[in-house]
Predicted 3D model of a 462-nucleotide part of an RNA (small-subunit ribosomal RNA, 3' major domain) from a metagenome.
Context: one part of a larger RNA
RNA sequence: AGACGGGGACCCACACAAGCGGUGGAGCAUGGGGUUUAAUUCGAUAAUAAGCGGGGCACCUCACCCAGGUUUGACAUCUUAGAAAUCCCCUGGAAACAGGGGAGUGCCGCAAGGAAUCUAAAGACAGGUGCUGCACGGUCGUCGUCAGCUCGUGCCUUGAGGUGUGUUGUUAAGUCAAUGAACGAGCGCAACCCUCAUCCUGUGUUGCAUUUUCACAGGAGACUGCCGGCUCCAAGUCGGAGGAAGGCGAGGAUGACGUCAGAUCAGCGUGGCCCUUAUACCUGGGGCGACACCCGUGCUACAAUGGCCGAUACAAAGGGCAGCUAAGCCGCGAGGCGGAGCGAAUCCCCCAAAGUCGGUCUCAGUUCGGAUCGUAGGCUGCAAUUCGCCUACGUGAAGUUGGAAUCGCUAGUAACCGUGAAUCAGCCACGUCACGGUGAAUAUGUUCCUGGGUCUUGUACU
Numbered sequence: 001a002g003a004c005g006g007g008g009a010c011c012c013a014c015a016c017a018a019g020c021g022g023u024g025g026a027g028c029a030u031g032g033g034g035u036u037u038a039a040u041u042c043g044a045u046a047a048u049a050a051g052c053g054g055g056g057c058a059c060c061u062c063a064c065c066c067a068g069g070u071u072u073g074a075c076a077u078c079u080u081a082g083a084a085a086u087c088c089c090c091u092g093g094a095a096a097c098a099g100g101g102g103a104g105u106g107c108c109g110c111a112a113g114g115a116a117u118c119u120a121a122a123g124a125c126a127g128g129u130g131c132u133g134c135a136c137g138g139u140c141g142u143c144g145u146c147a148g149c150u151c152g153u154g155c156c157u158u159g160a161g162g163u164g165u166g167u168u169g170u171u172a173a174g175u176c177a178a179u180g181a182a183c184g185a186g187c188g189c190a191a192c193c194c195u196c197a198u199c200c201u202g203u204g205u206u207g208c209a210u211u212u213u214c215a216c217a218g219g220a221g222a223c224u225g226c227c228g229g230c231u232c233c234a235a236g237u238c239g240g241a242g243g244a245a246g247g248c249g250a251g252g253a254u255g256a257c258g259u260c261a262g263a264u265c266a267g268c269g270u271g272g273c274c275c276u277u278a279u280a281c282c283u284g285g286g287g288c289g290a291c292a293c294c295c296g297u298g299c300u301a302c303a304a305u306g307g308c309c310g311a312u313a314c315a316a317a318g319g320g321c322a323g324c325u326a327a328g329c330c331g332c333g334a335g336g337c338g339g340a341g342c343g344a345a346u347c348c349c350c351c352a353a354a355g356u357c358g359g360u361c362u363c364a365g366u367u368c369g370g371a372u373c374g375u376a377g378g379c380u381g382c383a384a385u386u387c388g389c390c391u392a393c394g395u396g397a398a399g400u401u402g403g404a405a406u407c408g409c410u411a412g413u414a415a416c417c418g419u420g421a422a423u424c425a426g427c428c429a430c431g432u433c434a435c436g437g438u439g440a441a442u443a444u445g446u447u448c449c450u451g452g453g454u455c456u457u458g459u460a461c462u
Base pairs, nucleotide, nucleotide: 001462002461003459004458005457007456008455009454010453011452012451013450015446016445019409020408021407022406023405026300027299028298029297030296031295032294033293034291035290042053043052064286065285066284067283068282069281070280073125077124078123079121080120081119082118083117086103087102088101089100090099091098092097107114108113127275128274130273131272132271136269137268138264139263140262141260143258148187149186150185151184152183153182154163155162156161166179167178168177169176193252194251195250196249198220199219200218201217202216203215204214223246226240227239228238229237230236289428302402306361307360308359309358310357311356312355318349319348320347323342324341328337329336330335368399373394374393375392376391377390378389379388415438416437417436418435419434420433421432
């Protein structure tokens, strides 16, 4: 100087407390461990792994296993020789591939030849999701959006080093003020950026509400500016006025010096090492989906603030041409036929749901709950057996509010309700990311738990 303390002082945070809703019990979905397996590919493991890489595992993906094949190779450059390319058919085969046959001659150039493509040969080489994240780049997580981390000169010290960065007040903040051997400066904080809330101006079709909704563009507005109290009458803080908005207006983006030899060689790049008739490449099939069990994250419930039936109201944000697909017709339905419109403020996806009104059920393992299973169908796709989703009918399991323990959230938040998108042929999405609708309770406290900041103190630790 640090680090640590079941040392101290001060301060902060959904850290506790006060509240609301969950998890832990059930069924299912999903990820992980374990076990099993020919293989169940690999990575991630307290916080910071486990609906994570993966924003889509039937084939492909694919890295794993079994089997069949290839060896200058599926891909790149170079040399030589030949053939344009390309398309079709036959035989064997699960396919890859092997063997055979046919059609066919283009472009530039007078020609030689060239460009592109294919075949053959040989070798330089290709190739590797093989190893090392403890050789690395890049990127990311975490402490933490915490308020810190440093430098120049000066001063102090034998020196390491200190001071500045301390103290007092204040702040969300090393924010600001006052003071002090310090004076300044940098990276952070804040502001500058984006979105939302009010108003003004302009423009306007596809929109149209004409006292201008809406869309786009530009601007105004909020600064403790004004008034009062407190204060060193400093910074500031408390209250008030006006105002759409008030003291950081709300949200986002933005993450200092560094820490964890944190994560990633399997996204990519890359040093070294290793494989080279195989650790490379192609194909068919299987596996990643197994199942005594354990854990994480979710969904659906256990019902009457409810279930079911009928009627009826109100969004936002997205997407659409190998696409979204209307009207109409068929089907109980999934869906089918159909084909209008739309490269979309025009057309379509697109009926939002909770809500409201009326009816019914009357506390029961039920008209709760929907797992599981049977049958019959629909759709995508070369192909749904392993292993897809959906529909109808039947079946109707556990479950009556969950032990110890534990999580989220302070306002348009939690909770509840539906909608869209990416990925995507389809989909195991109950996931993720976004969007709106309804819309609370509680905290005027910091003793305690957890994490953090500043100063100080002790130390046998560095």
Its mean pLDDT, the model's own confidence on a scale to 100, is 85. Its Rfam family is "Bacterial small subunit ribosomal RNA". RNAcentral holds the full RNA, with entries from SILVA.